RNA sequence: UGAGUCAGUCGGGUGACCGCGGCAGGAGUCCAGCAAUGGGGAAUCUGUCGAGGAAGGUCGGGGCUCCACAGGACAAGGUGCUGGCUAACGGCCAGUCGAGGCGACUCGCAGGAAAGUGCCACAGAAAAUAGACCGCCGGGACUGUUCGCAGUCUCGGUAAGGGUGAAACGGUGCGGUAAGAGCGCACCAGCAUUUCAGGUGACUGAGAUGGCUUGGUAAACCCCACCUGGAGCAAGGUCGAGCAGAAUGUACGGGCGGUUCGUCCGCUUCGCUUGCGAAGCACAUUCGGGUAGGCCGCUGAGAUGGAUGGUCACCACGUGCCCUCGGGCACGGACAGAACCCCGCCUACAGACUGACUCACCGU
RNA sequence: GGGUCGCUAGCUCAAUUGGCAGAGCAACGGGCUCUUAACCCGCAGGUUCAGGGUUCGAGUCCCUGGCGACCCACCA
Numbered sequence: 001u002g003a004g005u006c007a008g009u010c011g012g013g014u015g016a017c018c019g020c021g022g023c024a025g026g027a028g029u030c031c032a033g034c035a036a037u038g039g040g041g042a043a044u045c046u047g048u049c050g051a052g053g054a055a056g057g058u059c060g061g062g063g064c065u066c067c068a069c070a071g072g073a074c075a076a077g078g079u080g081c082u083g084g085c086u087a088a089c090g091g092c093c094a095g096u097c098g099a100g101g102c103g104a105c106u107c108g109c110a111g112g113a114a115a116g117u118g119c120c121a122c123a124g125a126a127a128a129u130a131g132a133c134c135g136c137c138g139g140g141a142c143u144g145u146u147c148g149c150a151g152u153c154u155c156g157g158u159a160a161g162g163g164u165g166a167a168a169c170g171g172u173g174c175g176g177u178a179a180g181a182g183c184g185c186a187c188c189a190g191c192a193u194u195u196c197a198g199g200u201g202a203c204u205g206a207g208a209u210g211g212c213u214u215g216g217u218a219a220a221c222c223c224c225a226c227c228u229g230g231a232g233c234a235a236g237g238u239c240g241a242g243c244a245g246a247a248u249g250u251a252c253g254g255g256c257g258g259u260u261c262g263u264c265c266g267c268u269u270c271g272c273u274u275g276c277g278a279a280g281c282a283c284a285u286u287c288g289g290g291u292a293g294g295c296c297g298c299u300g301a302g303a304u305g306g307a308u309g310g311u312c313a314c315c316a317c318g319u320g321c322c323c324u325c326g327g328g329c330a331c332g333g334a335c336a337g338a339a340c341c342c343c344g345c346c347u348a349c350a351g352a353c354u355g356a357c358u359c360a361c362c363g364u
Numbered sequence: 365g366g367g368u369c370g371c372u373a374g375c376u377c378a379a380u381u382g383g384c385a386g387a388g389c390a391a392c393g394g395g396c397u398c399u400u401a402a403c404c405c406g407c408a409g410g411u412u413c414a415g416g417g418u419u420c421g422a423g424u425c426c427c428u429g430g431c432g433a434c435c436c437a438c439c440a
Stems, first nucleotide, its partner, number of pairs: 001360010012315007020050007029040004052335001056346002059344005064232004076228005081095005096110001097108004111223002116221002118217003133162002135158010170188006189213001191210008236296004245287006253265005266281007317332007365436007374389004383420001392406004413429005
């Protein structure tokens, strides 16, 4: 100098004017009241507060609320290396293992396939208790023959070679054999059991023994370990019109007597014991479930048609142009916007800045 | 605000246990007809919403986004 990795911060600032929402206060106005005073809110004035790193997606948890609930087990769903943090989580931190990168570093739903079941298309002889198409080897029959053997058929042996496939039942070498084969041996890889050392642990390092070797898939069923009651602020609480319904009564009004009181009577139909009973209707009062609606839940932003905005000036930043090289002019500024709250994750984002580290080249 | 579900050809829908993505209508070409419709024959058309992962292999399984649809109070 160039290329890159990781972590973090900011998301323009100041002032003026106009405007919006919440709260508090003042004046004025309206209502109630004799008054003191209390209450109301459309409009007015003053003060104060007024979006984010993601407020977003609603993916995972918790608070809060209601419902359900003896205990245990099963079912269903979720999580899945280890240790720690947390109220909790599928989150975070540190590590282990695996994969990728020259590296800084990144990514991983990362338990079990030797408990069991299922699946592995096409191709290929054979796809999971392996398998004989070509090839190789041996026996037999027949034919040919230059008598060495060759060819065809058939019965066997063989997984070293060819070819197919994503995957072919450890790899290399030596021995061995008719040809071969963990058939035997050496080394390597891997598995099981086990010893020692380090580590809290996942795991790592070194060694011994064993049979010679065990395919993949659990983001297929399943097994193992752990966790989980359901619904959600349109939860829920409270006040409560109207209407349905229930109970009681005949108020209002009218008649008569009387003088500020007493008494009788609602209407229609039916029944009879003839002044009562039943049914229906009207009205009044009370009860009533809790609908419409209001309030609370609700917040140092906080609504319930939903506020948090706009203009101008200056400064800072970026880009372009001009020129007297120091200024001038023009343009631009993303993603996005709370609705009960909180902790995380994921996604979107113009640009600016800080720190640590890696690689390549050059110079000393 | 909260909850549930879906996305496959131009439209409506299939696709078995993960194994070559298909059907009907529409479109296009040809035939029949004087011509059109109907009818017959043929043919094309797919980033299976997008990206990533598991797997030999993904429309299907898993994760993250996008778009769309539906539902919600109280009492009985």